Model confidence (mean pLDDT): 82 of 100. The RNA shown here (transfer RNA) has 83 nucleotides and comes from an uncultured bacterium. It matches the Rfam family "tRNA". From the family's description: Transfer RNA (tRNA) molecules are approximately 80 nucleotides in length. By type it is a transfer RNA.
RNA sequence: GCCGGGGUGGCGGAACGGCAUACGCUCGACACUUAAAAUGUCGUGCCCGUAAGGGCUUGAGGGUUCGACUCCCUCCCCCGGCA
Numbered sequence: 001g002c003c004g005g006g007g008u009g010g011c012g013g014a015a016c017g018g019c020a021u022a023c024g025c026u027c028g029a030c031a032c033u034u035a036a037a038a039u040g041u042c043g044u045g046c047c048c049g050u051a052a053g054g055g056c057u058u059g060a061g062g063g064u065u066c067g068a069c070u071c072c073c074u075c076c077c078c079c080g081g082c083a
Stems, first nucleotide, its partner, number of pairs: 001082007010025003018066001027043005045056004059075005
């Protein structure tokens, strides 16, 4: 240099162009316990807000579309192959 795969909450990891973050872990609260562990229930992306609620968010920047994690272009980073 060329080809292929990948980058998504604190971590792992799904997601037909139609509620972004299912599910698991972590973490928090509560229940159970003499106490703890285990287990169960509820919650758990970020910001603003007392709350109701609002805004933002899929490596970066553009494009297509009524609508993009998903399709197209450029770039960055990681892994593999070829040279």